[in-house]
RNA sequence: UGAACCCGUGCGGGAGAGCGUCCUGACAGCCGGUCAGGUCCCCUGAAGGAGCAAGCCCUCCCCGCGAACCUCUCAAGGCAAAGGACCGCUCGGGCCAG
Repeated sequence: UGAACCCGUGCGGGAGAGCGUCCUGACAGCCGGUCAGGUCCCCUGAAGGAGCAAGCCCUCCCCGCGAACCUCUCAAGGCAAAGGACCGCUCGGGCCAG
C1' cells in the first nucleotide's frame, strides 16, 4: 500500500397481504366524515424472533451445538407514507492474504 471477507455511515433500488367489522375518544358536525386507539374475523412473509438438514460433539444413541429468501406467524405488517430482508455505489473501521 492493500484484494477478499466482516461491521457501520450516506445515497439509490427494494415484494406480499383488508382503505374489513364493531366499539371508544378527539376534531368537526345536518347526515355524513377525518384522525387515533382498541375488539373480532380474514390475510401476508423480506425487520426482529422461533424451528431444523448436513455436519460437529459423544465409543454409539439420547442430549447439546448447528443455515436460509425454507417452515412457523410470537412480534410485525395488509391505501399511501414509514418500515423493509436483500442488492448496487460511497465513505469509515476491523481483520488479514499478497